A computed fold for a 107-nucleotide RNA from Actinospica robiniae, annotated as Guanidine-I riboswitch aptamer. Its mean pLDDT, the model's own confidence on a scale to 100, is 78. The same sequence occurs in records of 2 taxa.
RNA sequence: GCGGGGCGCGUCUAGGGUUCCGCCGGCGAGUCGCGCCGGGCCUGGUCCGAGAGACGCAGGCGGAGCCCGACGGUUCCGUUCCACGGCGGGAGAAAAGCCCGGGAGGC
Numbered sequence: 001g002c003g004g005g006g007c008g009c010g011u012c013u014a015g016g017g018u019u020c021c022g023c024c025g026g027c028g029a030g031u032c033g034c035g036c037c038g039g040g041c042c043u044g045g046u047c048c049g050a051g052a053g054a055c056g057c058a059g060g061c062g063g064a065g066c067c068c069g070a071c072g073g074u075u076c077c078g079u080u081c082c083a084c085g086g087c088g089g090g091a092g093a094a095a096a097g098c099c100c101g102g103g104a105g106g107c
Stems, first nucleotide, its partner, number of pairs: 008057005015048002020045002022042001023039006059080009082102001084105001088100003
């Protein structure tokens, strides 16, 4: 200098919006109920949700024990680090720390 890996899944959280529910406002001769309209600068439930958040599972690697003629299998222990970052674009109703993306760029 070039190339590759740093992965996958689940349950959550920060965060996110507004389909649905709830809530708030208006209207319908009507303080409830019901319907319609509007509101996410409405705490919420459903929903979306992290590479650089949490926990777990699987997997990888190393070691030891056991099984096996061998290939190999299995159990346990250890290890699995680090990580600044747009603009713009994309999706179910929509948005986002989602996806493009450990990308561009920077150090």
Of the family's consensus pairs, 100% are formed in the model.